Notes:
Model confidence (mean pLDDT): 82 of 100. Transfer RNA from Candidatus Roizmanbacteria bacterium CG03_land_8_20_14_0_80_39_12, 73 nucleotides, folded computationally. The source organism's lineage runs through Bacteria, Bacteria candidate phyla and Candidatus Roizmaniibacteriota. Rfam family: tRNA. Gene Ontology term of the family: triplet codon-amino acid adaptor activity.
RNA sequence: GGGCCGGUAGCAUAAUUGGUAGUGCACCGCAUUCGCAUUGCGGAGGUUGAGAGUUCAAGUCUCUUCCGGUCCA
Numbered sequence: 001g002g003g004c005c006g007g008u009a010g011c012a013u014a015a016u017u018g019g020u021a022g023u024g025c026a027c028c029g030c031a032u033u034c035g036c037a038u039u040g041c042g043g044a045g046g047u048u049g050a051g052a053g054u055u056c057a058a059g060u061c062u063c064u065u066c067c068g069g070u071c072c073a
Base pairs, nucleotide, nucleotide: 001072002071003070004069005068006067007066010025011024012023013022019056027043028042029041030040031039049065050064051063052062053061
């Protein structure tokens, strides 16, 4: 320098043909307990790496760019 894969909540991860961004752990509250843990119920938390384009509508398609991994030179 070139090819491919990946980037989504604090962490991990899903999202099928473009159509409400979900799940687990963690966090907060309540119940349970003498208290803690466990368990149950509820809640908060997201510029989907960044920018632009297409579209009624983009995590998803297109372009540019940043970061990480991998292969080739």